[in-house]
Molecule: Glycine riboswitch aptamer
Organism: uncultured Streptomyces sp.
RNA sequence: CGUGCGGGAGAGUCCUGUCGCCCCCGGGCGGCGGGCGCCGAAGGAGCAAAUCCUCCCCGGAAUCUCUCAGGCCCACGUACCGCGCG
Numbered sequence: 001c002g003u004g005c006g007g008g009a010g011a012g013u014c015c016u017g018u019c020g021c022c023c024c025c026g027g028g029c030g031g032c033g034g035g036c037g038c039c040g041a042a043g044g045a046g047c048a049a050a051u052c053c054u055c056c057c058c059g060g061a062a063u064c065u066c067u068c069a070g071g072c073c074c075a076c077g078u079a080c081c082g083c084g085c086g
Stems, first nucleotide, its partner, number of pairs: 001086007012036001014035010037072003043068001044066003051061003
C1' cells in the first nucleotide's frame, strides 16, 4: 500500500416551483430545480488562528481551520481504530 471481517458519526425529513403517485378532496409521499440555514470523517485547500513535532526562530503536520467539492428522514457510505492475509 492492497484486501477480508468487525466497530464507526455529524448536520433541515425548513420554505417554495414543477412533475409523478396515493387518497378520506383536503392532504400526504417521492424525483428534479430554486432560496435560506446547517455538517465535515470521501476528496481538496491553507498554515491566518490555536494545537502538536522543538527551548526559540524557520519549517512541517493533522482528527486544526476553510467549506471548492461532498453531505443534512432512514439506509448505504465515509476519515479513523482493531484483527487476519498478501